[in-house]
RNA sequence: ACACCCAACGGGCAAACCAUUCGCGAGAAUGGGACGCAAAGCGUUGACUCCGGGUCCACCCGGAGCGUCGCGCUGCCCAG
Numbered sequence: 001a002c003a004c005c006c007a008a009c010g011g012g013c014a015a016a017c018c019a020u021u022c023g024c025g026a027g028a029a030u031g032g033g034a035c036g037c038a039a040a041g042c043g044u045u046g047a048c049u050c051c052g053g054g055u056c057c058a059c060c061c062g063g064a065g066c067g068u069c070g071c072g073c074u075g076c077c078c079a080g
Stems, first nucleotide, its partner, number of pairs: 005080001012037002017032006035067001041073003046069002048065007
């Protein structure tokens, strides 16, 4: 270095869906609920997707999504 076998404490978060509320909308919050997640913690910083408006061709302005990717910061565990 590669291949095979293969743990681990305390736990954490919470998809779809349902109810209520807010929003033009994307969507968000609270409660229920678990599909899953070793960063499914935080950050729209780069992109991407989506919404509203203007153009109505490219584009422009504002917004939403971190459970879309990347990047940055941080966190838990520790067997051969």

A computed fold for an 80-nucleotide RNA from a Phycisphaerales bacterium, annotated as c-di-GMP-I riboswitch aptamer. The organism belongs to Phycisphaerales, within Bacteria. The model forms 91% of the base pairs in the Rfam consensus. Rfam family: c-di-GMP-I riboswitch aptamer. From the family's description: GEMM was predicted in a large-scale screen for bacterial structured RNA regulatory elements.